[in-house]
Record summary:
Predicted 3D model of a 73-nucleotide RNA (transfer RNA) from a Kiritimatiellia bacterium.
RNA sequence: GGCGGGAUAGCUCAGUUGGCAGAGCGAGGGACUCAUAAGCCUUAGGUCACCGGUUCGACCCCGGUUCCCGCCA
Numbered sequence: 001g002g003c004g005g006g007a008u009a010g011c012u013c014a015g016u017u018g019g020c021a022g023a024g025c026g027a028g029g030g031a032c033u034c035a036u037a038a039g040c041c042u043u044a045g046g047u048c049a050c051c052g053g054u055u056c057g058a059c060c061c062c063g064g065u066u067c068c069c070g071c072c073a
Base pairs, nucleotide, nucleotide: 001072002071003070004069005068006067007066010025011024012023013022019056027043028042029041030040049065050064051063052062053061
């Protein structure tokens, strides 16, 4: 330098014919218990890497940029 994959909650990751942003773990609270743990109920937490474009509408489609991983040279 070329090609491919990835970037979504604190962490690990889902999320397709474009139309409400999610799960598990973790954190807070509640109930239970003499008390604690486990289990149960519940709440909060998001610039969907960044910039632009298309569209009535974009995590999703198009272009560019940054970072990470892999292959080729």
Rfam family: tRNA. Rfam links the family to the GO term triplet codon-amino acid adaptor activity. Its mean pLDDT, the model's own confidence on a scale to 100, is 83. It was read from a public genome assembly.